[in-house]
Transfer RNA from a Candidatus Zixiibacteriota bacterium, 74 nucleotides, folded computationally.
RNA sequence: GUGGGCGUGGCCAAGUCCGGUCAAGGCAGUCCCCUUGAAAAGGACCAUCGCAGGUUCAAAUCCUGCCGCCCACU
Numbered sequence: 001g002u003g004g005g006c007g008u009g010g011c012c013a014a015g016u017c018c019g020g021u022c023a024a025g026g027c028a029g030u031c032c033c034c035u036u037g038a039a040a041a042g043g044a045c046c047a048u049c050g051c052a053g054g055u056u057c058a059a060a061u062c063c064u065g066c067c068g069c070c071c072a073c074u
Base pairs, nucleotide, nucleotide: 001073002072003071004070005069006068007067010027011026012025020057029045030044031043032042050066051065052064053063054062
């Protein structure tokens, strides 16, 4: 340099193929409830989806450029 894959809460991870309005689930954390106190159980909070543009009534999802990581080739 060329081709391919990946990037989503603090961590892991589904959703992307086929755009649809509130982004699943688990762990951790904080707060609340319960308790004499604690644990367990229960509830709440925690994501403008790598960055910037474009298309669209509507974008995590489609398109373009860039960044980072991984693999193969040269």

Source information: Rfam family: tRNA. Rfam describes the family as follows. Transfer RNA (tRNA) molecules are approximately 80 nucleotides in length. Gene Ontology term of the family: triplet codon-amino acid adaptor activity. By type it is a transfer RNA. The organism belongs to Candidatus Zixiibacteriota, within Bacteria.